[in-house]
The prediction has a mean pLDDT of 82. A computed fold for a 465-nucleotide part of an RNA from uncultured Banisveld landfill bacterium BVB22, annotated as small-subunit ribosomal RNA, 3' major domain.
Context: one part of a larger RNA
RNA sequence: UGACGGGGACCCUCACAAGCGGUGGAACGAGUGGUUUAAUUCGUCUCUAAGCGAAAAACCUUACCGAGGCUUGACAUCUCCGGAAUCUCCUAGAAAUAGGAGAGUGCCCGAAAGGGAGCCGGAUGACAGGUGCUGCAUGGCUGUCGUCAGCUCGUGUUGUGAAAUGUUCGGUUAAGUCCGUUAACGAGCGUAACCCUUGCCGUAUGUUAUAUUUUUCAUACGGGACUAUCCUGGUCAACAGGGAGGAAGGUGGGGAUGACGUCAAGUCAGCAUGGCUCUUACGCCUCGGGCUACACACGCGUUACAAUGGCCAGUACAAUGGGUUGCCAACUCGCAAGAGGGAGCUAAUCCCAUCAAAACUGGUCCCAGUUCGGAUUGGAGGCUGCAACUCGCCUCCAUGAAGUCGGAAUCGCUAGUAACCGUGAAUCAGCACGUCACGGUGAAUACGUUCCCGGGUCUUGUACA
Numbered sequence: 001u002g003a004c005g006g007g008g009a010c011c012c013u014c015a016c017a018a019g020c021g022g023u024g025g026a027a028c029g030a031g032u033g034g035u036u037u038a039a040u041u042c043g044u045c046u047c048u049a050a051g052c053g054a055a056a057a058a059c060c061u062u063a064c065c066g067a068g069g070c071u072u073g074a075c076a077u078c079u080c081c082g083g084a085a086u087c088u089c090c091u092a093g094a095a096a097u098a099g100g101a102g103a104g105u106g107c108c109c110g111a112a113a114g115g116g117a118g119c120c121g122g123a124u125g126a127c128a129g130g131u132g133c134u135g136c137a138u139g140g141c142u143g144u145c146g147u148c149a150g151c152u153c154g155u156g157u158u159g160u161g162a163a164a165u166g167u168u169c170g171g172u173u174a175a176g177u178c179c180g181u182u183a184a185c186g187a188g189c190g191u192a193a194c195c196c197u198u199g200c201c202g203u204a205u206g207u208u209a210u211a212u213u214u215u216u217c218a219u220a221c222g223g224g225a226c227u228a229u230c231c232u233g234g235u236c237a238a239c240a241g242g243g244a245g246g247a248a249g250g251u252g253g254g255g256a257u258g259a260c261g262u263c264a265a266g267u268c269a270g271c272a273u274g275g276c277u278c279u280u281a282c283g284c285c286u287c288g289g290g291c292u293a294c295a296c297a298c299g300c301g302u303u304a305c306a307a308u309g310g311c312c313a314g315u316a317c318a319a320u321g322g323g324u325u326g327c328c329a330a331c332u333c334g335c336a337a338g339a340g341g342g343a344g345c346u347a348a349u350c351c352c353a354u355c356a357a358a359a360c361u362g363g364u365c366c367c368a369g370u371u372c373g374g375a376u377u378g379g380a381g382g383c384u385g386c387a388a389c390u391c392g393c394c395u396c397c398a399u400g401a402a403g404u405c406g407g408a409a410u411c412g413c414u415a416g417u418a419a420c421c422g423u424g425a426a427u428c429a430g431c432a433c434g435u436c437a438c439g440g441u442g443a444a445u446a447c448g449u450u451c452c453c454g455g456g457u458c459u460u461g462u463a464c465a
Stems, first nucleotide, its partner, number of pairs: 001465002003462003007459006015449002019413005026303004031298003034294002042053002064289007073127001077126002079123005086103007107116003129278002132276003138272002140267003143263001145261001150189006156165003169180003195255004200223007226249001229243005305406001309365006321352003326345002331340003372403001377398007419441007
């Protein structure tokens, strides 16, 4: 000087408290461990792994296993030889592949011969190739402390020196934010602001809405909020409390933005890359299987256990998005999933989608393992796709399991938030209880900082570095 303390002082945070809803019990879903397996590919492991990489494992993906095959190779460059490329068919085979038959000649230079580009086949070796190892050799990127308020430097000064000072102290702030004091005076990276979005107004424009103007809406450009103003407190400093006006008031709400560094944190399997290693195989192709197994254990979710409810009927109100290998209307068939159909749309125009569902109105059920709950299983169908057996999703009929609110413990959330409700998108042929976004309904509580977790500043002890 740091680090640490079941030392002290001060301060902050959904950290506790006050509340609301969950998890932990049930069934199911996906993930992980374990076990099993020919293989169940690999990585990730307190917070900071476990609906994570994976924004889609039937084949492919795919890296794993079995079997069948290839060896200059599936891919790149160079040398030599031959042939245009390409298309169709037959045989063997699970395919990869092997054998055979036929059609067929192009582009550039050139009169032709021939040469060249491109493509295909063969030979030769230089080489290719490796999701093989090392994240403790690395780059890049990322998580975390933490959007916490800190981390430093120059000159000066003090000290023999390591170092200190500045950065401490008194106030104040979300903030090393600002003010005052001061052997310090300044400066840098952070904070704040500049950026995006949302809330109010104006102007301009206008294939949307409306019968039309206004208005709404959309796009663009401006204005507006700065403790500006009043009162009180205060070194009459920074600032704090209250009021007025205002759409908005003290950072208005939200986002992007992550200092010096910490954890030899994570990633050699996204990519790149040093070293090591394999080279008729640890490379490459194909088919089939596996990644989907199942006594069990864990974390994350979905659906429930019901009457603030279930079911039936009627009737309202959104926003974000996506669409030509696509979105798919009207109409017809089907109980339905869906099928037929073909209009419109390269989209403020048409479609997904009359775009919603909770909500509201009426009826029924009457507290039951039930008209709750829907697992599981049987049957019948639909869709995608070469192909749904291993192993997809959906519909209908039947079946109707556990479950009566969950021990110790534990999580999220302070406002348009929690909770509840549906909608869209990415991935995608198909497959969403996940993820990301969107709107609808819309609370309760915060006395306070004694205590628990984490963090900041000063100080103190130390046999630690």

The full RNA is in RNAcentral, with records from Greengenes. The organism belongs to Banisveld landfill bacteria ensemble, within Bacteria.